RNA sequence: GCCGCGUUCGUCUAGUGGCUAGGACACCAGGUUCUCAUCCUGGCAACACGGGUUCGAUUCCCGUACGCGGUA
Numbered sequence: 001g002c003c004g005c006g007u008u009c010g011u012c013u014a015g016u017g018g019c020u021a022g023g024a025c026a027c028c029a030g031g032u033u034c035u036c037a038u039c040c041u042g043g044c045a046a047c048a049c050g051g052g053u054u055c056g057a058u059u060c061c062c063g064u065a066c067g068c069g070g071u072a
Stems, first nucleotide, its partner, number of pairs: 001071007010025004018055001027043005048064005
């Protein structure tokens, strides 16, 4: 250089065209407890960036960035 794969809450992850973008851990608040822990309830928080296709894009296409792998 070329080819392929990946990028979603703080972390791990589900979601392949119409979802309020779901779950676990973490964090915050409340309950329980003499206190802490456990447990219960609630809350917070995400589609890498730019463009295109479509009535509608996290999802399909192109480019960019970053990461991983392959190849000379």